[in-house]
Context: one part of a larger RNA
RNA sequence: UGACGGGGGCCCGCACAAGCGGUGGAGUAUGUGGCUUAAUUCGAUGCAACGCGAAGAACCUUACCUGGCCUUGACAUGCAUCUCUAAACCGGUGAAAGCCGGCGAAUCCCGAAAGGGAUAAUUUGCACAGGUGCUGCAUGGCUGUCGUCAGCUCGUGUCGUGAGAUGUUGGGUUAAGUCCCGCAACGAGCGCAACCCCUGUGAACUGUUGCCACGGAACCGAGAGGUUCCAGCACUCUGUUCAGACUGCCCCGCUUUAACGGGGAGGAAGGUGGGGACGACGUCAAGUCAGUAUGGCCCUUACGGCCAGGGCUGCACACGUACUACAAUGCCCAGCACAGAAGGAUCCGAGACCGCGAGGUGGAGGAAAUCUCUAAAACUGGGCCCAGUUCGGAUUGGAGUCUGCAACUCGACUCCAUGAAGCCGGAAUCGCUAGUAAUGCCGUAUCAGCUACGACGGCGUGAAUACGUUCCCGGGCCUUGUACA
Repeated sequence: UGACGGGGGCCCGCACAAGCGGUGGAGUAUGUGGCUUAAUUCGAUGCAACGCGAAGAACCUUACCUGGCCUUGACAUGCAUCUCUAAACCGGUGAAAGCCGGCGAAUCCCGAAAGGGAUAAUUUGCACAGGUGCUGCAUGGCUGUCGUCAGCUCGUGUCGUGAGAUGUUGGGUUAAGUCCCGCAACGAGCGCAACCCCUGUGAACUGUUGCCACGGAACCGAGAGGUUCCAGCACUCUGUUCAGACUGCCCCGCUUUAACGGGGAGGAAGGUGGGGACGACGUCAAGUCAGUAUGGCCCUUACGGCCAGGGCUGCACACGUACUACAAUGCCCAGCACAGAAGGAUCCGAGACCGCGAGGUGGAGGAAAUCUCUAAAACUGGGCCCAGUUCGGAUUGGAGUCUGCAACUCGACUCCAUGAAGCCGGAAUCGCUAGUAAUGCCGUAUCAGCUACGACGGCGUGAAUACGUUCCCGGGCCUUGUACA
């Protein structure tokens, strides 16, 4: 100087407390351990591995296993050599790959021609290719974590023999090493904040594919009114540019005149308005050689390459993360209303018709503010009457639909039948402070299809509680002890 302490002081954080909803019990989905296996490919392992790499394992993917094959190779560059043929097409064998055979071009240069040379291709040979083989404890790059915590340092000066100290400590204050005051310090850098994006208010401009208040026309209707068109850009909206918030104003407090704190006015918004992006010096020899790159080591008729089938989906068991429930604030039936964001050409697919349904037929319109995909909870009426039930839906049998060469291992969905466990969950444990939790639905990427109940977004409905900081956990500053570095 640090680190540590079941030392002290001060202060934060959904850390506790106060609340709301869960997990741990059940069934299923998914990941992991274990076991099994010819193989169940590999990696990730406290927080910070375990719906993680994987934004899609039937073949492919695929790295694993079994079997059949290839050996300058599936791919690159170069040298030498051989032949005239390469691609396409045909035949045999075969599970395919492969192997065997047939047929089968062209361009340029020299030359009168014969012929020669070159490109491309083939054969053979050689340099080499290739390796998801090892080492993340040889590395780059990227990432996680402490932590969006408020810290981490430097120059000059001063002090100290020196390691070092000071500055950065102290008094206040802040979300903040934020700011103020003081001070042997004076300044500066990386962080904080602001500058960037979205959202909340207004103005100007913009007016089609958007809008429809006023005006006009047509049609339907008894009327109220509805639909379409013209005109229009008022309004909503799309998008661009500005304005707006700064403790600026008032009062009080601390008082020092300061920073700041409390209240108020005005305002769409008030003291960082809300959210995002943004992650200092460093820590964990943290993670990744399987994303790519890369040193070293290793394989080279195989640890490389091709193919078929299997496996990654195996199941006495254990754990994590989710979904669905156990019901009456519910379930079932009927009626009926309101989104946002995103996507669409081998794509989205309307109206209509067929089917109980998954779906099928058909194809209007749409490279889209035009067409299309488009809500559910809510609300209204009726039924159920507390029961393992009109709760719950696992499992199993049968019949189908769709995608795809192909659904046996091993796809999703539909219909009929079947109707298991489960009556709110031990010890323990998680999330959340507001448009949040809880709850309801929709979309997208990947993608032929799908194991999505996952991930990432969007909108609807919409709470409760916080006395307080003694305690648990993590962190910051000062100080103290130390036989630790």